[in-house]
Molecule: small-subunit ribosomal RNA
Organism: Pseudomonadota bacterium
RNA sequence: UUUUUUAAGAGUUUGAUCCUGGCUCAGGAUGAACGUUGGCGGCGUGUUUGAGAUAUGCAAGUCGAGCGAUCCCGGCGCAAGUCGGGAAGCGGCGGACGGCUGAGUAACACGUAGGAACCUGCCCCUUUCUGGACCAUAGCUCGUCGAAAGACGGGGUAAUAGUCCAUGGUUCCCGAUUCUUAUCGGGAUAAAGAGCAUAACUGCUUGGAAAGGGAUGGGCCUGCGGCCUAUCAGGUAGUUGGUAGGGUAACGGCCUACCAAGCCUACGACGGGUAGCUGGCUUGAGAGAGUGGUCAGCCAGAGGGGCACUGAGACACGGGCCCCACUCCUACGGGAGGCAGCAAUCAAGAAUAAUCGGCAAUGGGCGAAAGCCUGACCGUGCGACGCCGCGUGCGGGAAGAAGUUCGAAAGAAUGUAAACCGCUGUGGUAGAGGAGGAAAUCCCGACUUAGUCGGGACUGACAGUACUCUACUAGAAAGGGGCCGCUAACUGCGUGCCAGAAGCGUCGGUAAUACGUGGGCCCCAAACGUUAUCCGGUCUUACUGGGCUUAAAGAGUCGUGUAGGCGUUUUGAUAAAUCUUGGUUAAAAGACUGCGGCUCAACCGUAGUUUUGGCUAAGAGAUUAUCAGGAUAGAGUUAUCUUUAAGGAAACUGGAACUCAGAGAGGAGUAGUGAAAUGCGUUGAUACUCUGGGGAACACCAAUGGCGAAGGCAAGUUUCUGAAAGAUAACUGACGCUGAGACACGAAAGCUAGGGGAGCGAAGCAGAUUAGAGACCUGCGUAGUCCUAGCUGUAAACGCAUGCUUGCUAGCUGCAUUAUUCCGACCUAGUCGGAAUGGUGUGGCGAAGGAAAACCGUUAAGCAAGCCGCCUGGGGAGUACGGCCGCAAGGCUAAAACUCAAAGGAAUUGGCGGGGAGGCACACAACCAGUGGAACAUGUGGUUUAAUUCGAAACAAACCGAAGAACCUUACCAGGACUUGACAUCCCGAUGACAGUCUCAGAAAUGAGAUCUUCCGCAAGGACAUCGGGACAGGUGCUGCAUGGCCGUCGUCAGCUCGUUCCGUGAGGAGUACCCUUAAGUGGGACAACGAGCGCAACCCCUAUCUUGUGUUAAAUCUAUCACAAGAGACGGUCCCGGCUUAGUCGGGAAGGAAGGAAGGGCAGACGUCAGGUCAGCAUGGUCCUUAUGUCCUGGGCUACACACAUGUUACAAUGGAAAGAACAAUGGGUUACAAACCUGCAAAGGAGAGUUAAUCCCUAAAUCUUUCCUCGGUUGGGAUUGAGGUCUGCAACUCGACCUCAUGAACGCGGAAUUGGUAGUAAUCGCGGAUCAGUCAUGCCGCGGUGAAUACGUUCUUGCCUCUUGCACACACCGCCCGUCAAGCCAACAAAGUCGAUUUUAUCCGAAACUUCGCCUUUGCGGAAAGAGGAUAAAAUCGGCGAUGGGGGUUAAGUCGUAACAAGGUAGCCGUUCUGGAAGGAGCGGCUGGAUCACCUCCUUU
Repeated sequence: UUUUUUAAGAGUUUGAUCCUGGCUCAGGAUGAACGUUGGCGGCGUGUUUGAGAUAUGCAAGUCGAGCGAUCCCGGCGCAAGUCGGGAAGCGGCGGACGGCUGAGUAACACGUAGGAACCUGCCCCUUUCUGGACCAUAGCUCGUCGAAAGACGGGGUAAUAGUCCAUGGUUCCCGAUUCUUAUCGGGAUAAAGAGCAUAACUGCUUGGAAAGGGAUGGGCCUGCGGCCUAUCAGGUAGUUGGUAGGGUAACGGCCUACCAAGCCUACGACGGGUAGCUGGCUUGAGAGAGUGGUCAGCCAGAGGGGCACUGAGACACGGGCCCCACUCCUACGGGAGGCAGCAAUCAAGAAUAAUCGGCAAUGGGCGAAAGCCUGACCGUGCGACGCCGCGUGCGGGAAGAAGUUCGAAAGAAUGUAAACCGCUGUGGUAGAGGAGGAAAUCCCGACUUAGUCGGGACUGACAGUACUCUACUAGAAAGGGGCCGCUAACUGCGUGCCAGAAGCGUCGGUAAUACGUGGGCCCCAAACGUUAUCCGGUCUUACUGGGCUUAAAGAGUCGUGUAGGCGUUUUGAUAAAUCUUGGUUAAAAGACUGCGGCUCAACCGUAGUUUUGGCUAAGAGAUUAUCAGGAUAGAGUUAUCUUUAAGGAAACUGGAACUCAGAGAGGAGUAGUGAAAUGCGUUGAUACUCUGGGGAACACCAAUGGCGAAGGCAAGUUUCUGAAAGAUAACUGACGCUGAGACACGAAAGCUAGGGGAGCGAAGCAGAUUAGAGACCUGCGUAGUCCUAGCUGUAAACGCAUGCUUGCUAGCUGCAUUAUUCCGACCUAGUCGGAAUGGUGUGGCGAAGGAAAACCGUUAAGCAAGCCGCCUGGGGAGUACGGCCGCAAGGCUAAAACUCAAAGGAAUUGGCGGGGAGGCACACAACCAGUGGAACAUGUGGUUUAAUUCGAAACAAACCGAAGAACCUUACCAGGACUUGACAUCCCGAUGACAGUCUCAGAAAUGAGAUCUUCCGCAAGGACAUCGGGACAGGUGCUGCAUGGCCGUCGUCAGCUCGUUCCGUGAGGAGUACCCUUAAGUGGGACAACGAGCGCAACCCCUAUCUUGUGUUAAAUCUAUCACAAGAGACGGUCCCGGCUUAGUCGGGAAGGAAGGAAGGGCAGACGUCAGGUCAGCAUGGUCCUUAUGUCCUGGGCUACACACAUGUUACAAUGGAAAGAACAAUGGGUUACAAACCUGCAAAGGAGAGUUAAUCCCUAAAUCUUUCCUCGGUUGGGAUUGAGGUCUGCAACUCGACCUCAUGAACGCGGAAUUGGUAGUAAUCGCGGAUCAGUCAUGCCGCGGUGAAUACGUUCUUGCCUCUUGCACACACCGCCCGUCAAGCCAACAAAGUCGAUUUUAUCCGAAACUUCGCCUUUGCGGAAAGAGGAUAAAAUCGGCGAUGGGGGUUAAGUCGUAACAAGGUAGCCGUUCUGGAAGGAGCGGCUGGAUCACCUCCUUU
């Protein structure tokens, strides 16, 4: 430079965010299994588990052209005989291949690349030979034993069986020559025939023997490569090597004897666990990870173990011997067997097929060949087990059938889908035709007889199959999963935290797109889902490609240092690494690409590529490496100076304080706390003075100052000793960096021994506090703290939780120390002070950059390099077991089961704090009047009841819904009635009335009876009413947690937001923080903000003043203090003084004005909160009842009454009560009404009735004032309660009305703890009106006017609120969160007396077969030795099962006790250690900030 190929994320921690981090999902794959379903074909594939056991059949035979004899069968023949076939045997070759399986094996077993000391039947090539002689034996026959298997004996027989002789290429031995090597001589060592032709000689073919070579196959050795474990660290005696011998096809401790003491190991020996290895396969972008089924290569095994024989080859799957286990036969004496070959059976298991056909093809064995054998193989069968292909029809067909589902009842969907019409024939059925796979062998012929060519004949399991054609037939042929998000696809019903779902998040508690089901839809499709496993996603083990301040993670120590890793500059050499070129190998199959064959594809064939690797030859010389020689920048040494310091060790000395003892003096307390008490003290304390003793620690200096590796180090002096920095000079010459193990040091607490002991002070004893107080507080006080000698080895051993070394990357500003230069002062030396520039150390802020952010930033957490340590979700757990260390306490190393879907970091917004700052409010304080005590009224709770209807529940329920419960209301109870209904609409049928009046029954509703009886229209018909039927009505039944609307509350608090822009990865922030000010986010200044909106304010209404206009009314007129309407007026506007900061604002004052600083009051309630209240005011979804949960009626109840609470009224009196007299309002209301005057009645009231539809008439004042009486008492206060008599309303006052009169005359003498309202026309006090209403339980509510105060220093405290800031483990938001014991259930693991099993090792004993060796009489055989599978005994180690009980852990529903942590969590928390306590925990000693708040000091930044 070119080409090719190629990488996706999502859900889940939070109120939200970013990060860390786990869990889960979407993809692909499988020898799969399971569930549902299932039309056809092709090609593959099928015991992954018990290398468990096997009935039956088959899987290795063949050769008569090696051999003998007999028997049997068949053909021909009269017969002799001949031809063909069969069974057994000797002999040859083959049974070591093929087929199966994966138990064992961590190994030269496998893979790959090499090597030398070897063998090799059959096959090929070359050379030579193949002569002679002889002895047996099986079969057979006879006999014996035995149940059988089988064995034994006599007789006779053959060979390509066997033996001997000859020959001798080869090999060996001996002798000689020869340096090895080689030569010569001697000795020993082979063989087999058969067939064909021929009259025969003989020829041909094929065998046999020897030798050499090849090919093929095999044996052996080596380098490199591929699992886990160090809680396996030392292993090994034939072990390592040598010499000699033996053995083998061959090298070798392979074996034996002797000698030496080696050999392996941190680059993991030895031990344990697991596992056949590979080509490949799956996945992946790749690197990798997982895997090794089918096919192919290698290895290993043949019931378990051992052993050899034969053979070219075996220590032999369908051969042998022995032991063991098992099975079978048996006459009990003894025998037989080995499917991990093909089928098949049983068992096991989630699970894997036919006791099939054929040797036609390919391949194999034997044979000269024909041929025989072949469960290898070729085919068929079974299984959707996988991959691939095809089909289940195609075209037309309605504004769209029926059914079904949904529905707002209009309609929509299923849906051109169906029906119906037409067409096609993959498939199916029937019929016809019908392959390729087959060419060889064989026979004949030709030829250059090795062989090739030509011709001929024969051979098909599959199979009458594939395929082709014809006829007929839409016919037999679609399901599975899913539909909340991830993830494509929605609705109805049922259910109601139930039943159930679920991969994760989660869903289900009456409106479930999440459960079950219907409809619809989505995906895939003869399959679809589920489960299991693997890879991917996952950069979540990070080589590619991660991290360690706070998330998990830097070791306590910039300590010393071994191995290891890495390493300055230059020259030369070498060529190990590295690179280039060539060669060789990396089997085939597979993968990829091209082409081709089955109709396509899967599948198959062919060609190429790939196989990134190994080995080897030649070369290059940059870099690394090695060797040699130089250099000096790293590092170090020496010398001369200078400087610094709480560096370390030892000895000595000092003063203050404390305490003890003695003495003096003194006389009642002292000490201690939030407050107290215990304690000490008249036997004289404390306080004061003097003297003496003792131990520990070193005020001020003193400082984010110094030194040290860290821990740590502080009075002074002396001695010994270590280090660092600066300046100069010389020298060495890479000597360096890091550092696994190792070694050293290592606060406090603690341990051992001996001292010491003043103060302090775990434990302990007391006193308090408290519900308790094993604590905090107080008084005592033991270990300890101190010294000496040892041990222990841990801390929040921390710098801002930050390994070491080296280099690079802006600065500014302090401090300490040091060097140089300069300046100034003093008279100079010199001292003092200052400045600049360097070095070293130690702080702060900051560029770039980094970081999740907080933050770091030349002292890095930046950019790079080297080396070490450590991490991989939370809990279990820094625990158990094991090992090492320790006197002990304990330390170091360090899991698993089980369990959860999170745990966590930083930052954000809120909320909260027994955190801070500022501000406000009748919040407190000041003042006034009350409530809480009494009686009564009213409401509520509780209780009662047939019912006492229902709702409201801290503030924000409780004179609330209710602005009127005797009936009605009324919803409740009892009883009596009705069922299309008390009420609405529609339809059908019948009737023509219904209503009214009267009578009767009844408590009434209601029923019966009498009377009266339709209307409009010509008609059709209609209206109305009743009855019957059907749709439906009705419900104060439920759900205010399904809702609308309305309301309460925070709160009339000052807040809540938006657009653009800016900051931040983001949630978010700025704006809206700050300063001043305000009632106010009100206004101003300043500012990365500029504007705006909802709130605030204002606009609006009422009242106060004035002006103008109008005039029902006001006895008349004028008039307007009256009414109505419209306007004016007030804005900190003017002046003065003062504070802050100019602007502005605040405070004080003046003028003017009716009113002065928001003039007073009202209306108006931001975003939102409380699932606040109301389904019973109304409306409304859903649900329930329908001769009743609906409707009507009578009576009762809502009014009950041991009690408790709330809101009020009246009082307790003299600022009063009673009586008499006199005066002054406003708002309102009034015709079924208000009612004057007058009369009657003591009165309530009655009679009668002017006036008034209202500024006209009426309702209509009281406190006050004047006079008199009462005189401090339960009264002439107070009026409850009760009795009697009345009035009024009303169908009706018994339950259950109000009022009047007379009589009665209760509690109560100012009210505990606590608590309410009010800041001016307010509180207090006085009366009046209205709504509801027949009347009224109204003392309530809503209004009206009359009289009319006191007090506010102030914001410390209480309550509530606003803003800023800070901490937080809270976010349902402190009524939060959360810890531990105890009690109960469940689960897994640990320990445990023991017990059972497996594996391994050691020692001793017994010991089969076989081989070897020795001996015996040669063989057959016998005996001995060594060795030996196995067995027994003893001991040990490792692993595992069970285990009474024990201690902890996890989890579970709403249990018990406390409240340890999170805020200053109410005693700041945490770490280490010791003691202690029911428990969290507490206390002592040392340490840390990962502590709030306040103050001080120092430093930095900005103006």